[in-house]
RNA sequence: AGAGUUUGAUCCUGGCUCAGGAUAAACGCUGGCGGCGUGCCUAAUGCAUGCAAGUCGCACGGGAGCCCCCUCGGGGGUCGACCGUGGCGGACGGGUGAGGAACACGUGGCUAACCUGCCCAACAGUGGGGGAUAACCCCGGGAAACCGGGGCUAAUACCGCAUACGCUCAGGCCGAGGGAUCGGCGUGAGGAAAGGAGCGAUCCGCUGAUGGAGGGGGCUGCGGCCGAUUAGCUAGUUGGUGGGGUAAGGCCUACCAAGGCGGUGAUCGGUAGCUGGUCUGAGAGGACGGCCAGCCACACGGGGACUGAGACACGGCCCCGACUCCUACGGGAGGCAGCAGCAAGGAAUUUUCCACAAUGGGCGCAAGCCUGAUGGAGCAACGCCGCGUGGGGGAUGACGCUUUUCGGAGUGUAAACCCCUUUUCGAGAGGACGAAGCCAAUGACGGUACUCUCGGAAUAAGGACCGGCUAACUACGUGCCAGCAGCCGCGGUAAGACGUAGGGUCCGAGCGUUGUCCGGAAUUACUGGGCGUAAAGCGCGCGCAGGCGGUUUCGUGCGUCGGGUGUGAAAGCCCCCCGCUCAACGGGGGAGGGUCAUUCGAAACGGCGGAACUGGAGGCAGGGAGAGGUCGGUGGAAUUCCCGGUGUAGUGGUGAAAUGCGUAGAUAUCGGGAGGAACACCAGUGGCGAAGGCGGCCGACUGGACCUGUACUGACGCUGAGGCGCGAAGGCGUGGGGAGCGAACGGGAUUAGAUACCCCGGUAGUCCACGCAGUAAACGAUGUGCACUAGGUGUGGGGGGUGUAGACCCCCUCCGUGCCGGCGCUAACGCAGUAAGUGCACCGCCUGGGGAGUACGGCCGCAAGGCUAAAACUCAAAGGAAUUGACGGGGGCCCGCACAAGCAGCGGAGCGUGUGGUUUAAUUCGACGCAACGCGCAGAACCUUACCAGGGCUUGACGUCCCUGGAACCCGGCUGAAAGGCUGGGGUGCCCUUCGGGGAGCCAGGAGACAGGUGUUGCAUGGCUGUCGUCAGCUCGUGUCGUGAGAUGUUGGGUUAAGUCCCGCAACGAGCGCAACCCUUGUGACUAGUUACGUGGAUGUCUAGUCAGACUGCCAGACUGCUGGAGGAAGGCGGGGAUGACGUCAAGUCAGCAUGACCCUUACGCCCUGGGCUACACACACGCUACAAUGACCGGUACAGAGGGUCAGCCAAGCCGCAAGGCGGAGCCAAUCCCAGAAAGCCGGUCUCAGUUCAGAUUGUGGGCUGCAACUCGCCCACAUGAAGUUGGAGUUGCUAGUAACCGCCGGUCAGCACUACGGCGGUGAAUAUGUUCCCGGGCCUUGUACACACCGCCCGUCACGUCAUGGAAGCCGGUAACACCUGAAGUCGGUGGGCCAACCGCAAGGAGGCAGCCGCCGAGGGUGGGAUUGGUAACUGGGACGAAGUCGUAACAAGGUAGCCGUAGCGGAAGCUGCGGCUG
Repeated sequence: AGAGUUUGAUCCUGGCUCAGGAUAAACGCUGGCGGCGUGCCUAAUGCAUGCAAGUCGCACGGGAGCCCCCUCGGGGGUCGACCGUGGCGGACGGGUGAGGAACACGUGGCUAACCUGCCCAACAGUGGGGGAUAACCCCGGGAAACCGGGGCUAAUACCGCAUACGCUCAGGCCGAGGGAUCGGCGUGAGGAAAGGAGCGAUCCGCUGAUGGAGGGGGCUGCGGCCGAUUAGCUAGUUGGUGGGGUAAGGCCUACCAAGGCGGUGAUCGGUAGCUGGUCUGAGAGGACGGCCAGCCACACGGGGACUGAGACACGGCCCCGACUCCUACGGGAGGCAGCAGCAAGGAAUUUUCCACAAUGGGCGCAAGCCUGAUGGAGCAACGCCGCGUGGGGGAUGACGCUUUUCGGAGUGUAAACCCCUUUUCGAGAGGACGAAGCCAAUGACGGUACUCUCGGAAUAAGGACCGGCUAACUACGUGCCAGCAGCCGCGGUAAGACGUAGGGUCCGAGCGUUGUCCGGAAUUACUGGGCGUAAAGCGCGCGCAGGCGGUUUCGUGCGUCGGGUGUGAAAGCCCCCCGCUCAACGGGGGAGGGUCAUUCGAAACGGCGGAACUGGAGGCAGGGAGAGGUCGGUGGAAUUCCCGGUGUAGUGGUGAAAUGCGUAGAUAUCGGGAGGAACACCAGUGGCGAAGGCGGCCGACUGGACCUGUACUGACGCUGAGGCGCGAAGGCGUGGGGAGCGAACGGGAUUAGAUACCCCGGUAGUCCACGCAGUAAACGAUGUGCACUAGGUGUGGGGGGUGUAGACCCCCUCCGUGCCGGCGCUAACGCAGUAAGUGCACCGCCUGGGGAGUACGGCCGCAAGGCUAAAACUCAAAGGAAUUGACGGGGGCCCGCACAAGCAGCGGAGCGUGUGGUUUAAUUCGACGCAACGCGCAGAACCUUACCAGGGCUUGACGUCCCUGGAACCCGGCUGAAAGGCUGGGGUGCCCUUCGGGGAGCCAGGAGACAGGUGUUGCAUGGCUGUCGUCAGCUCGUGUCGUGAGAUGUUGGGUUAAGUCCCGCAACGAGCGCAACCCUUGUGACUAGUUACGUGGAUGUCUAGUCAGACUGCCAGACUGCUGGAGGAAGGCGGGGAUGACGUCAAGUCAGCAUGACCCUUACGCCCUGGGCUACACACACGCUACAAUGACCGGUACAGAGGGUCAGCCAAGCCGCAAGGCGGAGCCAAUCCCAGAAAGCCGGUCUCAGUUCAGAUUGUGGGCUGCAACUCGCCCACAUGAAGUUGGAGUUGCUAGUAACCGCCGGUCAGCACUACGGCGGUGAAUAUGUUCCCGGGCCUUGUACACACCGCCCGUCACGUCAUGGAAGCCGGUAACACCUGAAGUCGGUGGGCCAACCGCAAGGAGGCAGCCGCCGAGGGUGGGAUUGGUAACUGGGACGAAGUCGUAACAAGGUAGCCGUAGCGGAAGCUGCGGCUG
C1' cells in the first nucleotide's frame, strides 16, 4: 500500500466482497508448564443455607456463674457472660445500571444565598436543681410475632434556673464597596453545659463561639445521541407583591400583570448511566464505556416521612401493590443489584474455600472485638506474556505410504542407530522476602517461590488451509448427484474448487468458525467527493430571516495572534530509569493533553462605531427597437352550413377497397347569406419576455430591457431556508359558444386475432368569462450574481469615426443572439468570453439497482390527484461514454444464373435408389436446413456383416515370451446343418554336433503374462473432409494518434474478375490470400517416329517431346485504366483444370486409420449354420421411362472420342439358337488383337391423333448366364399380359456457348448383379440478358443499437402455479404516556376541641406546652370515561420480489416494421392504443 467482481474488450461511475487490528466473547477440534490479569453482556427474574456492622462496663441500672462469710432470710468480694438505658457507627465500605436526554455527567466559573459529626488551631466556660423511664418483679392476652396493665430504679438519657464572649435578633454610629453586602464600635433583648477513669500528675469527655482541613449542598457559561412522517409548547406557566418553608429560589400559597420557550429545533417520541479512558485510524474522525478510577442513580414495584452533622437511608421505619413462606385462619414474617451458592433464562460466565498476617474501616483510653472491604488460594487456554515437547551426528537416501512417462520421484536427516544435555517432570534435602519506628511476640498464602542433589529423552502437538483474491498440487472416488462457497463461482465421466489419501503452505498450546467494532471506504468527502449525458440544478420569479459584501481614514479590541498564571485527579498512552532470571506485570521521574478561565500585550485582516469617497447599485435627461402583458374594436382568405341558379351520374376514399354521400339531384360550378375558429405571404439561422409563452390590423392602459449624456444619491449590494406570486397541454366547476378538428363511441377495411395503425362518421374537449388545479423530455436535461482568461465569422438594436450633397462600403464601441475554434477542463462525448475554463458568494440537490416516487402519516384539492416520503424483502449488479464486431422490414457503392429475359426440367404417373416412419427375433451402424436423404456403399444371395436365432470355443481367429512334444505337410473313416468332436494312415527335411543332443522355422499340447472388442465418448483428440467461398479478403513490424479498448496503414478519388493497379494521404514497409509459375486445349515451328497414317510419294493426319506465341507491346482518344483499331490461330485473366488466406459452424468422422480415458473378459471376444440389412398402410429426396407425329416402328446407310483387357482377362472369324446365349478357338502382356454394332443423323416406308403401331408397369409360361448355392433375394432372353399416365396445384431446380438440351460410348467396383447411380468421352447443337426495382448469397463505406450464444438476438405486460416479506381491512388482544371525574393508605403541614399528660408558671383552679383523636389541603395506588400513541393478530384484499421448461400476445431495442419518450385524459385480456400539448435522448 491494495485486490476481486458489470464488458467481446475499454475507460469512467458505482455498489458488493476480501486481506488488517480489536474482543468481558461463544462454538468445533486439540491441549504440557508457569507468571500476570479477566470471568452472568441474557431475567434490575426468583431465591434454600451460612456469613457480609458493630462496638463501648472509662456514661448507667440490673446481673447468672465463681470465691468467702452466714442467723440459711441473706451479706460481702472478684472476674464478669448476658439484658436493657445511653453514646458513636449502621449516610462509609461492598453491589448493580433499572431509570434518567437531566445542571445527571465533563470542563470552567459563581455562592455577598449555604451546611459540615468525628479531626486540627486558638478563645471562653463546665454553677445549682428537678421529674421520669426501660431493664427487673407481678398480673393478663396471643399459635406465633409480640402486646397490655400494675410496681421499683440509674445515667454523659430528659427538663427548668443561673451565668455568658467577638453567637442570634432589634435599631444607632464609623469604615470599605458602584451595589447586593461586609468589617468594626457601643445599647437593649435572647440562648449553654455531663460527667467518667486514675492514689495522683493528669487523661478522656461536655458547652458557647472563631478559624482551618477535608466533605457536601445550590446556581451558571460551554460541551457530548437519533427522529420534522413530532411545529408549535406552556396555567405555577413567566414575572411582581404579601405570606409559608428553605441555605437560596414559583419550592409552595393568595393576589396582580401576561408573560416565558421555539427552525441556532421548543414540545413530543425513540435510545442511552456520564467521564477519565478503550479499540481502530497516517491523521481528522468513527465506534465503545467490561475490568480499574471519579461522579450519578437505584436497592422487590410505588409513595412517605422519622432520626440524624449527614438519609428520604441495600442488610432502618410506615403505607399501598405483586410475590414467597409460617399459621391454631384470628394473624404474622420476608426482600442476595453484599460474599459464596441454588433455580431459571441463555451460545455463555467460577469455590456454599483460607485469613484478618498485611492495607484500610467502625467502636473503644486501651487491651481488643467486628470487617465475604481486603489479602490470598481454588476453577476456566477467556486474554496477554514467557518456557518446553530435546541438541549434535547419521544415506546403501531403509521399510511403509503416495505417485509414475515404470526409468524414477516424493515423504527425507525425517526414522532407525551413535554421542550429548536435563529446562520441564519425578524423588530427596535446604528454604524465604512480604513484619513493623523500644524490645519481644505476630504469616492466611505455605514447606509456596527459590537453591542444591539424584533419575532418565524421559511426561508433553495440534489446527486450519492449498481455483483466483492468497502462501501451498497430485491421485482416486463422485458425475448439476453428494456436496462446497467470504466475493467471483465450482460439480452434468478425465474436478488442483465436492469427499478421501499422499504431499505442501501458514500458525502453534493453540488453530479455525461465528458474532460485534474501527479500518481498507475519498462509499457522507472538515482534512477529502460530486450534480450537461453516470445518482444529483427546485418549472420560473419576488423576497423576510440567515450567509456573504466596494474604496479611504479614525477609534474600539468582539473574533484573531503572542506571552504569563490557574486548572485540566490518580491510573492509562508516550519517553527515561528501576524491580521480578526475560517479558507480561509492577515502581519512580518526565512529557503531553481544553473549542477552559484569567491577565498582559499586538492591531494587519474580519466585526462594531464615527467620518468621507464613487468605480458596485439606483436615479435623472434625451433617444430609438420589439409576436412583452391586459382590454376594446375591426379586416380579408379559407372550411362548413343555409337559400337560389347552371348541370347530370356519380362522388368520396385507399396500398386496394368498403362503410358514407348522391336521381328526394350529390360531387363540380356561379351568386347571396349565416356562424365559429385561426391569422397565408412578410418569417429569419430574426425579435420580446423571469419562466410558461407571445404572430392580421387599429386604439386605450401597462411592464421590462438597450444606447447616449450625466452637474444627482452615496454601498442603498449579491444570494436567499421558510413564505408569497406566476406557471404549456390535459383535467374539474358555473354559464356561454360550437365552423373545423377530434379522446370515447359507431361503422368499414386489414389481420390468425386487430379492443390498433388506414378509411367514413362522431361526443366531451378545443373557443370566451369567472373560479380551481399546479404538473411536463416545464431541457441548454447546464441554479443565480460578479470578475478574469487567444482568435475568426454571421446576425438584431443603439452610438461614434472617416467620408459624402445624402448615403452605401469601411473602421471603433455597448447590449443581445448564432456558428467555428486555441489554451484550459472532461471518463469520453464534448464545452470553449452565452464555459462544462479560472476564482469568489449564496441557495437547491445526490450517495448501488429493484421494491418506489410506492405504502403509512401529514398538508393541499370538488375530484382526478399533487407535495412531503420510508421499510421489509431481493439482486452483484444497475449505469455513462467510447471501441470492435454482428444485425436492421437504415443509407450509399458493387458483384454472383441472385432476380429479370430465355431453354429444359422437378412437384402429378409407373418404376429405380436413398431416407423418415411403421413393422420385426433382427430389419446393424452412422449422416439431419443450405452443407443428411443414387450420402459412407466405386457393387448386402453365402462371404461382406458390424444385427438376430440357434450350435459351439475359452491363452482364444491374430501378436510376443516360456515349457513339453512333434518337421512341416499330405490322405482317409465315423458323427454333425456346419463349426466342431472322435479316430486311422503316410511323411521325415535345414544348420551345428563331442552323436548324448542343441538351434532356426513351422505344427500340436500346456501354464500365465496377455490377446481381442465395428463396446462408449468426434463435447478428450490426431489426421482427413464439408461449408461460407475462388468470396477478396485476413494480418504483422516500425512509426503516429488515443488514458484505454483500439485506430491509422486497409479510409478517400478513380479502376479492376481481384486489397488489381494508379493518384492522394501520418504513415512507411512486409506476410498469408488474388494474379503468375503447373496440367490441358486452341496456332505454328523444331526433333523423333512404332504398332498410327499412307502406301506411288510427301512438306499432310496422328503420336509425344521441346520451343515459339499475347505483353494493352503498337496506333488513336492527354496518364492508370477503359474504348476503338491494326496485325494475329488466339486477344485485353483466350477456354477448361489443379490450386481454397485468417477463420466460422464444440459442422462430419472413435465404423477407414491412429489415439487418451472409461467399460467387457468361458464374453460386449472368437467360429459356424440359417435368417436379417431386400419387411410395407404411408411420407419425403434424387433419378429413369413416358404421356407421343420435331413421334413410334420397319428396312437401308454414315461419322466419334476417351477408355478397359492374361497367371481362372478381352475374346475375332466361323457354326448353332428368334434371342439371352452356346460351341469354337485365331489374335492380343496390346497406337498392332479384342471389347466395338456408337446413337441421334441421313435415305426410303408404315402408322394418322386413338390410351393408339404412344407408354411400358405388373403378371404368367418357357429359357439363358454367374455362382457351393439365385426360395427369402441376382441379371438377361423369348412369347404372352399390357397398368397408371394425354405435360402435372402451391411451390421449386439447372443453365450465358460448343453452354443448355438431345444422343449414344467407356470405365471403376465386380464371380454375377447398375448400360436409371457415379466418374469420364465424344456427336448434334440452341434461346436469352432492356437491366439491378425486387427475392437469395456476398464485398466495401457509413448510420442506429438496450444485440456480443451476436436478430434463430434481446425483451414487455396480463394470466396460471409455488415460496417469501409487506400495505389495507370488519374486528380481536396487548403496551405506553397524558387528561377528566370518583375514591384515597401512610405521612408532612394546617385546623380543632368536649379526650389524655411527670418536669415549667401557679397555693389551687388552671395556664403554657405536648400526645392521641377528629377535620382539611396534598397525596401512592385503585376505579370509571373518552381520546392519543405504539405493537401483535385477522376472514378477505392490494400490489411486490423470486422461481426450470407454463399460457396469451409483440409494446420497446435497427426507421423494431405506426420514430420513441414526458405530462394529462379516455379506452382496452395484456403488453398497450388514441386525443391534446411538449422534448430529441